Predicted 3D model of a 364-nucleotide RNA (Bacterial RNase P class A) from Desulfomonile tiedjei. Of the family's consensus pairs, 95% are formed in the model. It matches the Rfam family "Bacterial RNase P class A". Gene Ontology terms of the family: ribonuclease P activity, dimeric ribonuclease P complex and tRNA processing. The gene name in the source record is rnpB.
RNA sequence: UGGGGCGGCAAGGCGAUCGCCGGCGCGAAAGAGCGCGGGAGGAAAGUCCGAACUCCGCAGGGCAGGAUGCCGGGUAACACCCGGUGGGGGUAACCCCAAGGAAAGUGCCACAGAAAGUAGACCGCCUUCGGGCAACCGGAGGUAAGGGUGAAAGGGUGAGGUAAGAGCUCACCGGUUCCCGUGGUAACACGAGAAGCCAGGUAAACCCCAUCAGGAGCAAGACCAAAUAGGGAAGCGUUGGAGGACGGCCCGUCCGAAGCUUCCGGGUAGGUCGCUCGAGACGGCGGGUAACCGUCGUCCUAGAGGAAUGAUCGCCGUCCGGUUUUUCCGGAAACAGGAUUCGGCUUACUGCCCGCCCCAGACU
Numbered sequence: 001u002g003g004g005g006c007g008g009c010a011a012g013g014c015g016a017u018c019g020c021c022g023g024c025g026c027g028a029a030a031g032a033g034c035g036c037g038g039g040a041g042g043a044a045a046g047u048c049c050g051a052a053c054u055c056c057g058c059a060g061g062g063c064a065g066g067a068u069g070c071c072g073g074g075u076a077a078c079a080c081c082c083g084g085u086g087g088g089g090g091u092a093a094c095c096c097c098a099a100g101g102a103a104a105g106u107g108c109c110a111c112a113g114a115a116a117g118u119a120g121a122c123c124g125c126c127u128u129c130g131g132g133c134a135a136c137c138g139g140a141g142g143u144a145a146g147g148g149u150g151a152a153a154g155g156g157u158g159a160g161g162u163a164a165g166a167g168c169u170c171a172c173c174g175g176u177u178c179c180c181g182u183g184g185u186a187a188c189a190c191g192a193g194a195a196g197c198c199a200g201g202u203a204a205a206c207c208c209c210a211u212c213a214g215g216a217g218c219a220a221g222a223c224c225a226a227a228u229a230g231g232g233a234a235g236c237g238u239u240g241g242a243g244g245a246c247g248g249c250c251c252g253u254c255c256g257a258a259g260c261u262u263c264c265g266g267g268u269a270g271g272u273c274g275c276u277c278g279a280g281a282c283g284g285c286g287g288g289u290a291a292c293c294g295u296c297g298u299c300c301u302a303g304a305g306g307a308a309u310g311a312u313c314g315c316c317g318u319c320c321g322g323u324u325u326u327u328c329c330g331g332a333a334a335c336a337g338g339a340u341u342c343g344g345c346u347u348a349c350u351g352c353c354c355g356c357c358c359c360a361g362a363c364u
Base pairs, nucleotide, nucleotide: 001360002359003358004357005356006355007354008353009351010350012316013315014314015313016312017311018310020039021038023036024035025034026033041335045346046345048344049343050342051341052340053217054216055215056214066212067211068210069209070084071083072082073081074080085099086097087096088095089094100208101207105206106205107202108201109200122147123146124143125142126141127140128139129138130137131136155173156172157171158170159169160168174198175197176195177194178193180191181190182189183188221273222272223271224270231264232263233262234261235260236259239257243255244254245253246252280299281298282297283296284295285294286293287292318332319331320330321329322328
């Protein structure tokens, strides 16, 4: 200098003006107004996991359906995180893995190929029978060593063996299973040994095994509670007429052949709570490789209920362009937005800023 890997940071700042939504105070009350103070994120998103909280359900157990699946640790919990083991990729830094069982059973394995699995005879090789003068042809059988097909054809090399062959037998190598020793909490690693045991792949195909788990969700749910209709109770009333209209009231006039008034309870509209102080945030110290934990100090940081958090201007900062520099001019700054609350995961996205590491080249 170029290329790459990992981690972190910020999400422009200040001021002015005009607005928006809550809170508190003044305002006798309401409203208006004034003052003070507050007002989105690293993902608030997807709603994919795990919990808190709430209601319903529940003697106990099970089926179906679902999730998870190496080991240890962290945590309220997890499918998350950390540290390891094993496997895979990369020259490396480093990255990726849903990583139990294919020897319980079933299914599937494109194309090609004879055959894709209780393996398999297309060519070839061997034996034998028949035909032919012969080359050779045909039938029966053996054979997985060689050829050919394929991503994949039942370990590899060599020797023995055989009619030809074959773990058929043997040596070595590889794998599997079992056993022992050493190290490790463990997964596992290393070392030594035994057995020809040699088994295709696929389980985010069905399935089997082990473990886990009741269901629904803040539109959960709790409380207060109109009008109308309906339910219950009491009182009054049906020609000696309750009640209604006119009216301030009485009388009166008219309507009125039956309901009216009060109370109670349920529910709706509406309102209040749930609601934001919490597995909280930040900082110091201590423990731990780390995730994380302990302790001390400081702080309070939206809480609406169809939804506010915005716009304009000026200055400064960053980047890009117009010029070779200053000046000057123009432009750019993403993804996206709370709705009960937390812990995660995943996805979207700007700056190309900071730190550490790896590889290659050049120079000293």